[in-house]
RNA sequence: GGGGACGUGGCGCAAUUGGUAGCGCACCGCCUUUGCAAGGCGGGGGUUGAGGGUUCGAGUCCCUUCGUCUCCA
Numbered sequence: 001g002g003g004g005a006c007g008u009g010g011c012g013c014a015a016u017u018g019g020u021a022g023c024g025c026a027c028c029g030c031c032u033u034u035g036c037a038a039g040g041c042g043g044g045g046g047u048u049g050a051g052g053g054u055u056c057g058a059g060u061c062c063c064u065u066c067g068u069c070u071c072c073a
Base pairs, nucleotide, nucleotide: 001072002071003070004069005068006067007066010025011024012023013022019056027043028042029041030040031039049065050064051063052062053061
């Protein structure tokens, strides 16, 4: 330098043909316990890496760009 994959709550990951962004762990509160842990119930937290475009509607399609990994040279 060229090709490919990935980027979504704090962390790890989902999201059928474009149609309300969810799950587990973690966090907070309550119950339970002498206390801790475990367990039960409830709750908060997201400009889907960034910028633009298409569309009534974009995590998903198109363009540009940044980062990580990988292959070729």